[in-house]
């Protein structure tokens, strides 16, 4: 240089055009419980890398760009 794959809450993962007000687990915060802690229960917290396009409608499709991974001369 060329080719392929991947970027979603703090972390890991789901979502594959409309049922989404983006969900789950862990974490974190608060409350309950407990003599206290842990565990448990309840509630809360927080995300679509960026720019543009297609569409009535985009996390999802397309282009560009940035970042990460792999392959190859």
């Nucleotide at each position: 240089g060329c080719c392929c794959c991947c970027g979603u809450c703090g972390u890991c993962c789901a979502g594959c055009g409309g049922c989404c007000u983006a969900g789950g687990a862990c974490g974190c915060c608060a409350g309950c419980c407990u003599u206290u802690c842990a565990a448990g229960c309840u509630g809360g917290u927080a995300a679509c890398g960026c720019c543009g396009g297609u569409u009535c409608g985009a996390a999802u499709c397309c282009g560009g760009u940035c970042g990460g991974g792999g392959g190859u001369g």